[in-house]
Context: one part of a larger RNA
RNA sequence: GGAUGAACGCUAGCGACAGGCUUAACACAUGCAAGUCGAGGGGCAUCAUGAGGUAGCAAUACCUUGAUGGCGACCGGCGCACGGGUGAGUAACGCGUAUGCAACCUGCCCGAUACCGGGGUAUAGCCCAUGGAAACGUGGAUUAACACCCCAUAGUACUUUUAUCCUGCAUGGGAUGUGAGUUAAAUGUUCAGGGUAUCGGAUGGGCAUGCGUCCUAUUAGUUAGUUGGCGGGGUAACAGCCCACCAAGACGAUGAUAGGUAGGGGUUCUGAGAGGUUGAACGGCCACAUUGGGACUGAGACACGGCCCAGACUCCUACGGGAGGCAGCAGUGGGGAAUAUUGCACAAUGGGGGAAACCCUGAUGCAGCGACGCCGCGUGGAGGAAGAAGGUCUUCGGAUUGUAAACUCCUGUUGUUGGGGAAGAUGAUGACGGUACCCAACAAGGAAGUGACGGCUAACUACGUGCCAGCAGCCGCGGUAAAACGUAGGUCACAAGCGUUGUCC
Numbered sequence: 001g002g003a004u005g006a007a008c009g010c011u012a013g014c015g016a017c018a019g020g021c022u023u024a025a026c027a028c029a030u031g032c033a034a035g036u037c038g039a040g041g042g043g044c045a046u047c048a049u050g051a052g053g054u055a056g057c058a059a060u061a062c063c064u065u066g067a068u069g070g071c072g073a074c075c076g077g078c079g080c081a082c083g084g085g086u087g088a089g090u091a092a093c094g095c096g097u098a099u100g101c102a103a104c105c106u107g108c109c110c111g112a113u114a115c116c117g118g119g120g121u122a123u124a125g126c127c128c129a130u131g132g133a134a135a136c137g138u139g140g141a142u143u144a145a146c147a148c149c150c151c152a153u154a155g156u157a158c159u160u161u162u163a164u165c166c167u168g169c170a171u172g173g174g175a176u177g178u179g180a181g182u183u184a185a186a187u188g189u190u191c192a193g194g195g196u197a198u199c200g201g202a203u204g205g206g207c208a209u210g211c212g213u214c215c216u217a218u219u220a221g222u223u224a225g226u227u228g229g230c231g232g233g234g235u236a237a238c239a240g241c242c243c244a245c246c247a248a249g250a251c252g253a254u255g256a257u258a259g260g261u262a263g264g265g266g267u268u269c270u271g272a273g274a275g276g277u278u279g280a281a282c283g284g285c286c287a288c289a290u291u292g293g294g295a296c297u298g299a300g301a302c303a304c305g306g307c308c309c310a311g312a313c314u315c316c317u318a319c320g321g322g323a324g325g326c327a328g329c330a331g332u333g334g335g336g337a338a339u340a341u342u343g344c345a346c347a348a349u350g351g352g353g354g355a356a357a358c359c360c361u362g363a364u365g366c367a368g369c370g371a372c373g374c375c376g377c378g379u380g381g382a383g384g385a386a387g388a389a390g391g392u393c394u395u396c397g398g399a400u401u402g403u404a405a406a407c408u409c410c411u412g413u414u415g416u417u418g419g420g421g422a423a424g425a426u427g428a429u430g431a432c433g434g435u436a437c438c439c440a441a442c443a444a445g446g447a448a449g450u451g452a453c454g455g456c457u458a459a460c461u462a463c464g465u466g467c468c469a470g471c472a473g474c475c476g477c478g479g480u481a482a483a484a485c486g487u488a489g490g491u492c493a494c495a496a497g498c499g500u501u502g503u504c505c
Base pairs, nucleotide, nucleotide: 001505002504003503004502006501007500008499009498010497013377014376015375017373020369021335026333027332028331030330031329032328035078036077037076040075041074043071044070047069048068049067050065051064052063053062054061055060085288086287087286094213095212096211097210098209099208100207101206104205105204109201110200111199112198113197114196115195116194117151118150119149120148127140128139129138130137131136157182158181159180160179162177163176164175165174166173167172187193214260215259216258221251222250223249226248227247228246229245231243232242233241263285266282269276270275290311291310292309293308294307313324314323315322316321341367343366344365345364349363350361351360352359353358380410381409382408383407390401391400392399393398414446415442416441417440418439419438420437424432449494450493451492452491453490454475455474456473460489461488462487463486464485470477471476
C1' cells in the first nucleotide's frame, strides 16, 4: 500500500447493488416451515343447497333424508430421500482430477412391443361394550376400494438343460436355437387418464482404481479378520463385507502406526511472477440433525420437522405412566468486541399433489433494521474589494482568515407539496406499491465531518504547562520562550465518511 462476513470512537443527507452469530454442533417459550388427490374407496362429523316434517301469524328454530355441492376423520395413491440449515465429525477414494464396471440399480419422464380374462376374504372407518388422569387403547359385530390374495393367459424376462457361431486385455461377453420350470395386471360414463410385463433411452445414483491432498520423529515399529486362498452367506453389485477351514502373511525412514489440527474443491485476498494466504456470500461434492445404536417402509433413507432402544436434559401427571428435540424462517435467554423483523405475498421463478379448477410451499420474490461493504449523487452556480465586521498573529506599519461572507443575478440535482402513474403478465391474476418514473409549484432553502501538522510524511504560529500533566507506530518529545503535551487561530489529507484496533499478503 492492498484486502476484510469485521469491531470500537467521533460524525452522518440520499439512492442502486451485495452482504449481516466468525463466539455456545449452548438451551429453547410461541407461530409458521409438507402436503395433496372425492376423476381410487366406504361414507357423512361439519358447512351450504334441495325435499319432507314439527312449532310459530311470520321471520325463523329444530328434526328427518347422502338427494346435490362439497368434505373432518378413516382406508388407498403419490410426495414427505427434493427444497432449506449447519460444519460437529472426517487426514478418508472424503474431496479434486482422470479412467474403469464383461461387477451394478434407477420412481416419475420419453420411445417401442404385447396385454388388462375370472374369482375370493379381510380390514380401517361407522356401530356396540369397555379400560385409562392423560397419552393412548382393548373386545365384539359389520362394510368398501386403483388395498390384499388366488386362478388363468405370456415371452425377447427370471431359474435351469443343451447345440452352433461371433468376439474381447483377463475373469469372460454376445447372437441364434432347443428341453423343462416360474412370476402380471385395475379400472374408468364416451373421451382423457390409469394399470401390467419386457426392451431401449434419458436423468440420478452405487462401486473400484491411478495421481494429488496440513503439522509433529521430543510418535519407529504397527497389524489376528490382520494379509492371502478355498468354500459358503450376503448385497442392486464387486469385495474379509460376514462366516467356517487352510496358509503366514500385510504395512513401514519414498515416514507405517500414534498424536495434533482441519469439511475438501471451483475459488478469495495479495504479489510483476513464483509464491504465500483463504474456503464468508454464490454454484457443485461430502458429513451431520439433542448424544449413541438399530432397523422398517420405499425406486431411493438406515430418514432434520418418521419409528424402536439406551443416555443426558426439559415439561405434564390423578405417581400407575406419558410428552419433546429450531445446525428450517422469525423470535427468546445465554456466550460475546460483534451480527437483523415473532413482516408481506404465492404476483413472478421453481417444487409437491391433482385430469383440471386449485391447494400447499419461512424454497423463492419482496419489504423492514444496521454507513457493514462497493458504486453513484448531493450539501449550490456565476459575479462580488469598502479586501467590511469579528477572530488570530504583529516589528503596531500591517499580515492572515479571504471572493470567503454580506450583496446582485441564476439553477432546482436533491428535498417538500399537489397531480399523473408503470414494466415485471402469452387470456385472467402484482406481494413489491400509489413504488420506480413523469409533470407542476415552492424556496439556497433541510444536508460536513474526521484525522493530522518534530523526522519518516503533505501541513506552523500564539498562549497555557514546566521531566508535571501528558504524547508516542519507530526515532523520541516535556526539567520556563515546547512547530512533538493541552487550547486557539491557521494549514494539510480524505470525505458521508474519517481515524483506531484485530487478521492476511